This is a predicted structure of a 388-nucleotide part of an RNA (large-subunit ribosomal RNA, domain III) from a Gammaproteobacteria bacterium. Rfam family: Bacterial large subunit ribosomal RNA. The organism belongs to Gammaproteobacteria, within Bacteria. The RNAcentral record of the full RNA draws on ENA. The coordinates come from a structure-prediction model, not an experiment, and the mean pLDDT is 83.
[in-house]
Context: one part of a larger RNA
RNA sequence: GAGUAACGAUAAUGCGGGUGAAAAACCCGCACGCCGAAAACCCAAGGUUUCCUGCGCAACGCUAAUCGGCGCAGGGUGAGUCGGCUCCUAAGGCGAGGCCGAAAGGCGUAGUCGAUGGGCAACAGGUUAAUAUUCCUGUACUUCAAAUAACUGCGAUGGGGCGACGGAGAAGGCUAAAUCAGCCGGGUGUUGGAUGUCCCGGUUCAAGCGCGUAGGGAGUGUUCCCAGGUAAAUCCGGGAAUACAAUCCUGAGACGUGACGACGAGCGCCCUUUUAGGGAGCGAAGUGAUUGAUGCCAUGCUUCCAGGAAAAACCUCUAAGCUUCAGGUUAUUUGAAACCGUACCCCAAACCGACACAGGUGGGUGAGGAGAGAAUCCUAAGGCGUUU
Numbered sequence: 001g002a003g004u005a006a007c008g009a010u011a012a013u014g015c016g017g018g019u020g021a022a023a024a025a026c027c028c029g030c031a032c033g034c035c036g037a038a039a040a041c042c043c044a045a046g047g048u049u050u051c052c053u054g055c056g057c058a059a060c061g062c063u064a065a066u067c068g069g070c071g072c073a074g075g076g077u078g079a080g081u082c083g084g085c086u087c088c089u090a091a092g093g094c095g096a097g098g099c100c101g102a103a104a105g106g107c108g109u110a111g112u113c114g115a116u117g118g119g120c121a122a123c124a125g126g127u128u129a130a131u132a133u134u135c136c137u138g139u140a141c142u143u144c145a146a147a148u149a150a151c152u153g154c155g156a157u158g159g160g161g162c163g164a165c166g167g168a169g170a171a172g173g174c175u176a177a178a179u180c181a182g183c184c185g186g187g188u189g190u191u192g193g194a195u196g197u198c199c200c201g202g203u204u205c206a207a208g209c210g211c212g213u214a215g216g217g218a219g220u221g222u223u224c225c226c227a228g229g230u231a232a233a234u235c236c237g238g239g240a241a242u243a244c245a246a247u248c249c250u251g252a253g254a255c256g257u258g259a260c261g262a263c264g265a266g267c268g269c270c271c272u273u274u275u276a277g278g279g280a281g282c283g284a285a286g287u288g289a290u291u292g293a294u295g296c297c298a299u300g301c302u303u304c305c306a307g308g309a310a311a312a313a314c315c316u317c318u319a320a321g322c323u324u325c326a327g328g329u330u331a332u333u334u335g336a337a338a339c340c341g342u343a344c345c346c347c348a349a350a351c352c353g354a355c356a357c358a359g360g361u362g363g364g365u366g367a368g369g370a371g372a373g374a375a376u377c378c379u380a381a382g383g384c385g386u387u388u
Base pairs, nucleotide, nucleotide: 013031014030015029016028017027018026032385033384034383035382040365041364042363043362046345047344050343051075052074053073054072055071056070060068061067080141081140082341083340084339087118088117092113093112094111098107099106100105122139123138124137125136126135142337143336144335145334146333147332148331149330150329151328152327153322154321158317159316160315161314166304167303168302169301172297173296174295177291178290179289180288181287182203183202184201185200186199187198188196204262205261208257209256210255215250216249217248218247219244220243221242222241223240224239225238226237228236229235263286266282267281269279270278271277305308351360352359367379368378369377370376
């Protein structure tokens, strides 16, 4: 220079009360304003205690601070079913033997790892200051082991089926959700009107089990034969005969049950220091219509050419072998289900950007009025007023 620039989006604050040495900023209340395909909610990645409570204000916070993602201390993450692991494989990695190479090493078979994919059983309500599909209540489901009973050809690292898949388009059936009506509870006022076609609030419930619908797909059963499926096969494939006009598979949703339950507007009672708050209890209605998804049926259907993972699981067939055993199927009972993650932030003041940085960051849910719409404007639930 200079007490100058600046104090990091122009979403916005004002008043009353509390605490305190001190309050524009902290807490409570009442108004006002802002977002609302987000500035709301839930995850993945990443962070790693930032979560909750008590005490504190040196430093950190672009100001003050009684406040804080700050300091100190204590507390907090509960799983057979969620996600991993225990199963499977992709790209890719490693790689017994092997091939190559002065050496180091490179490639690669059998294998073995490797999810961003396949497989795999739990929902509703309640509860904590802080966790909950994990705790509690109620109602379920899965796998394995043992025992018992009945029946019985079992058996794989092998064969077959299935798993199993592209783009585009159209129509249909549903549901979530929303809206309205009905129903239930309450209100009827300090201004002109208002007992009414008035106002306010509520009208909610899952998995599972039963049934097998709208729809979609396939002819199905029996007998016989066979150079195929590296051996075998009753399985698959090929062929023939015959019977039946249906049968089988799949499949949302609805309905019933779950539920004589839970939840539920509200009501009175008790505790505490008035507020704030806490505790136990009682508890009404809980129906219908319309609109209607980008969700489900649906990996469906139609169509097109560029012709659109693999393996396991699952079903089935036999080989060796076993065949009083073992093994298999069904039912009942009993038992087991370990280990790791789980707090909190997650379009952000907690991640990546040296910062409490107008930047960046994958997925899901995503209401109302107007609207073609997830645009845009105004709002709900919810969250904020961006630390001078």